A computed fold for a 404-nucleotide RNA from a soil metagenome, annotated as Bacterial RNase P class A. Its Rfam family is "Bacterial RNase P class A". The family's RNA type in Rfam is ribozyme. The sequence is in RNAcentral, with records from MGnify.
[in-house]
RNA sequence: AGACGGCCGGAUGGCCGCUCUCCGCUCGCGGGGAGAGGAAAGUCCGGGCUCCACGGAGGUGCGGUGCCGGGUAACGCCCGGCGGGGGCGACCCCAGGGACAGUGCCACAGAAAGGACACCGCCGCCCCGUCUCCGGCAUGCCGGGCGGGCGGCAAGGGUGAAACGGUGCGGUAAGAGCGCACCGCGCCGCCGGCAACGGCGGCGGCAGGGAAAACCCCACCGGGAGCAAGACCAAGUAGGAGCGGCAGGCGCUCCGGAGCGAUCCGGGGUGCCGGGCGUGCCUCCGCGCCGCCGCUCGGGUCGGUCGCACGAGGCGCUCGGCAACGGGCGUCCCAGAGGAAUGGCCAUCACCGCCCGCCGGGGCUCUUCGGAGGGCGGGACAGAACCCGGCUUACACGCCGUCU
Repeated sequence: AGACGGCCGGAUGGCCGCUCUCCGCUCGCGGGGAGAGGAAAGUCCGGGCUCCACGGAGGUGCGGUGCCGGGUAACGCCCGGCGGGGGCGACCCCAGGGACAGUGCCACAGAAAGGACACCGCCGCCCCGUCUCCGGCAUGCCGGGCGGGCGGCAAGGGUGAAACGGUGCGGUAAGAGCGCACCGCGCCGCCGGCAACGGCGGCGGCAGGGAAAACCCCACCGGGAGCAAGACCAAGUAGGAGCGGCAGGCGCUCCGGAGCGAUCCGGGGUGCCGGGCGUGCCUCCGCGCCGCCGCUCGGGUCGGUCGCACGAGGCGCUCGGCAACGGGCGUCCCAGAGGAAUGGCCAUCACCGCCCGCCGGGGCUCUUCGGAGGGCGGGACAGAACCCGGCUUACACGCCGUCU
């Protein structure tokens, strides 16, 4: 200087408050006990639990996962490996199945972007042109050059993120896996490994570029919604259902009593009519509003109780395992509010940093190490809301271990 892993998230006391709970009584006071996190957060995955839906199996669609083995209740998490990539190294990173199942894509540039192609270039020709390119001579012919045409090539240049294996030797007109060696690639066999994969040998002259974070194919997994889930008790008002009652008059009849009798009084049954309230009071007419009262039942609202704190639980020891983790034994009970408590102040002591002087040692006029002391300063991120396992993100003052 760096890599990896982990810990802590101040302690004690006093005073004033908050929530829950237990006890006591003089009944609204007193006393006792308990009271956030490593992430309680984001709500990104996986479960428990609850309700709803659902006859079984298969197919299809949709979503997710994707090297191998293991762990786990489960996971997209964790552990151990494999392969690839980065770093001098400790170590870190990887959506890491399939591109001969099929379809599509590869911008710009470039000749050509997939069974493709030739711009410059290299090479051949018994073809053509050019004596206004050069040389020779036999003076219009030959050779070369240049230009064109036909053909061969893909080594070199050039384009690109990527150009149909790479390097070297041979070979050739020039070239080329055309031939050979090594490397790469593919296939086969053997060996090691549970496997991913690795090693060795043989064969093949090279096919099958990239991209699946394009569609797609393959394998595996997946019902939906969530504690405002859900269960129970249940006021007032309004609405619903059922039952009972409303308040008098007249008539008939029966019974009892009084009276000489007509008749009168009380009670029962029955038929008819009259509904009630308001309009200041009574009657009639008119007008307005509408049945009223009581009881019972059931649904729902406010509210209350449960769900809801013993759980894949914490701690310690031990055994198995490289590890994640698992088994056994012992021990402990550890927040349950709900518009939401868990806070504030003071004192003392820890921890760290800076400054000041003192003592001791190295040391020799400057600095270092250790010790006790005084002064000043520092302490975050954030906060349960049904619970649990992960991931991610935030975190002050600090501390520890292993390694390069």
The prediction has a mean pLDDT of 75.